[in-house]
Context: one part of a larger RNA
RNA sequence: UGACGGGGGCUCACACAAGCGGUGGAGGAUGUGGCUUAAUUCGAGGCUACGCGAAGAACCUUAUCCUAGUCUUGACAUGCUUAAGAACCUUCCUGAAAGGGAGGGGUGCCCGCAAGGGAGCUUUUGCACAGGUGCUGCAUGGCUGUCGUCAGCUCGUGUCGUGAGAUGUCGCGUUAAGUCGCUUAACGAGCGAAACCCUUGUCCUUAGUUGCCAGCGGGUAAUGCCGGGGACUCUAAGGAUACUGCCGGUGUUAAACCGGAGGAAGGUGGGGAUGACGUCAAGUCCUCAUGGCCUUUAUGACUAGGGCUGCACACGUCCUACAAUGGCACACACAAAGGGAUGCAAACUCGUGAGAGCCAGCAAACCCCAUAAAAUGUGCCUCAGUUCGGAUUGCAGGCUGCAACUCGCCUGCAUGAAGCUGGAAUCGCUAGUAAUCGCGGGUCAGAAUACCGCGGUGAAUGUGUUCCUGAGCCUUGUACA
Numbered sequence: 001u002g003a004c005g006g007g008g009g010c011u012c013a014c015a016c017a018a019g020c021g022g023u024g025g026a027g028g029a030u031g032u033g034g035c036u037u038a039a040u041u042c043g044a045g046g047c048u049a050c051g052c053g054a055a056g057a058a059c060c061u062u063a064u065c066c067u068a069g070u071c072u073u074g075a076c077a078u079g080c081u082u083a084a085g086a087a088c089c090u091u092c093c094u095g096a097a098a099g100g101g102a103g104g105g106g107u108g109c110c111c112g113c114a115a116g117g118g119a120g121c122u123u124u125u126g127c128a129c130a131g132g133u134g135c136u137g138c139a140u141g142g143c144u145g146u147c148g149u150c151a152g153c154u155c156g157u158g159u160c161g162u163g164a165g166a167u168g169u170c171g172c173g174u175u176a177a178g179u180c181g182c183u184u185a186a187c188g189a190g191c192g193a194a195a196c197c198c199u200u201g202u203c204c205u206u207a208g209u210u211g212c213c214a215g216c217g218g219g220u221a222a223u224g225c226c227g228g229g230g231a232c233u234c235u236a237a238g239g240a241u242a243c244u245g246c247c248g249g250u251g252u253u254a255a256a257c258c259g260g261a262g263g264a265a266g267g268u269g270g271g272g273a274u275g276a277c278g279u280c281a282a283g284u285c286c287u288c289a290u291g292g293c294c295u296u297u298a299u300g301a302c303u304a305g306g307g308c309u310g311c312a313c314a315c316g317u318c319c320u321a322c323a324a325u326g327g328c329a330c331a332c333a334c335a336a337a338g339g340g341a342u343g344c345a346a347a348c349u350c351g352u353g354a355g356a357g358c359c360a361g362c363a364a365a366c367c368c369c370a371u372a373a374a375a376u377g378u379g380c381c382u383c384a385g386u387u388c389g390g391a392u393u394g395c396a397g398g399c400u401g402c403a404a405c406u407c408g409c410c411u412g413c414a415u416g417a418a419g420c421u422g423g424a425a426u427c428g429c430u431a432g433u434a435a436u437c438g439c440g441g442g443u444c445a446g447a448a449u450a451c452c453g454c455g456g457u458g459a460a461u462g463u464g465u466u467c468c469u470g471a472g473c474c475u476u477g478u479a480c481a
Stems, first nucleotide, its partner, number of pairs: 001481002003478003007475007015465002019429005026320008034311002042053002065306007074129001078128003083123003088105007109118003131295002134293003140289002142284003145280001147278001152191006158167003171182003197272004202240007212229002216227003243266001246260005322422001326381006338369003343362002348357003388419001393414007435457007
């Protein structure tokens, strides 16, 4: 100087407390361990692995995963070299395919009368080499997680100390903040904090189609449908607004704090992006790059089939429930944000339905996906393993796709399991939040209860810091470095 303490002081955080809803019990989905297997490819491992890499394993993907069949300058790149042929198209045999074998058609461009030569491409011989999701993340770059959006981490000069170092960065207040003020052997500065950026909330200006419709006119069974209009909504570009600016109080005449006015918004208005010096030899050599090592008729490459989906069991994360604040039936209202050409597909017809047929429109503020659902109204059910719950199974169908057996999704009929609120323990959340309700997107031929977004309805509790956990500053002890 650090680190540590079941030392002390101060402070903070959904850390506890106060509340609301869960997990742990059930069934299912998914990941992991284990077991099994010819193989169940690999990585990730307290917090910081386990709906993680994987924004989607039937084949492909897919891998030193297994079994079997094949290739060897190679599936891919560059150069030299031998030989043949333009390129290219095509037939047959064998085979599961890949591969192996045997033929056929065909001749372009440039120079040249021709012979021949050249460019380019294909095949072929040989050589340099290619290739490797092989090993080492404890050789590395890059990227990432975490402490933590915590308030810290340092430097120059000066001063003090023999020196390591100290001071500054301490103290008193204050702040979300090493934020600011005062004091001060320190004075300044840098990286962080804040601000600058995006978005949302209010207003104004500009613009007015594909959006809108107040007033005027026309028209319809009805509809901004038409003429028209720019008022309004909205769209999208620019601007304004919030600064403790004003008032009162407290405070050291300070920084600031408390209350108030005005205001759409008040003291960082809400949300996001943004992550200092460093820590964990943290993670990744399976994104990529790369040193070293290993491999080279194989650890490279191709193909078929299987596996990654296997199931006495254990754990994590979710979904659906156990019901009456509910279930079912009918009626009926209101979104936002997105996507669409190998695409989204209306209306119409057929089908109980999944869906099919046909196709209008739309590169989309125009057309389509597209009915939002919970809510609301009426009726039935009346506390039961039920009109709760939907697992499982049988049959019949639909869709995608060469192909749904291993192993997809959906529909109809039938079947109707566990489950009556969950032990010890444990998680999230402070407001448009939790809870709850639906909608969209990416991936994608098909295949979400996952992920990423969107809006609808919309609470309770707390104004405390004794304790648990983590963190910051000061101080103290130390057989630690």

This is a predicted structure of a 481-nucleotide part of an RNA (small-subunit ribosomal RNA, 3' major domain) from a metagenome. The prediction has a mean pLDDT of 82. RNAcentral holds the full RNA, with entries from SILVA.